Predicted 3D model of a 90-nucleotide RNA (c-di-GMP-I-GGC riboswitch aptamer) from Pelagirhabdus alkalitolerans. Taxonomically the source falls in Pelagirhabdus (Bacteria, Bacillati, Bacilli, Bacillaceae).

[in-house]
RNA sequence: GACGAUAAUGGCAAACUUAUUGAAAAAUAAGGACGCAAAGCUACGGGUCUAAUAUUAUGUAAAAUAAUGAUGAUCGCCGGGCUACCGAAG
Numbered sequence: 001g002a003c004g005a006u007a008a009u010g011g012c013a014a015a016c017u018u019a020u021u022g023a024a025a026a027a028u029a030a031g032g033a034c035g036c037a038a039a040g041c042u043a044c045g046g047g048u049c050u051a052a053u054a055u056u057a058u059g060u061a062a063a064a065u066a067a068u069g070a071u072g073a074u075c076g077c078c079g080g081g082c083u084a085c086c087g088a089a090g
Stems, first nucleotide, its partner, number of pairs: 003087002011036002016031006034076001040082003044079003047074003054068005
C1' cells in the first nucleotide's frame, strides 16, 4: 500500500415512538437497535424521493385538478474526491 478476525479499545444508529421545523421529501433532539470497517466528511457524476414556487392543460374567471420540472432532500442507493482508529491470517 492493500486487506479485514467470532481479536482489543472505542464509534455510528435503520424501522418505530414523542417533540420541533418544513408545502412535501425530509431534518434536528430524546428514546430505540436493523445493521455498518469508513453508516466519518463532501451533492462532483448517475440513481431515487418530493413539488411550495414556476410553466402548461382543463376551466369565462377564481377555486380546484392534472402534467412537466430542482432552486429542495438523500453520502444508511451506487460511483468519484478528502480524511481516519486497530492489526489475526494471507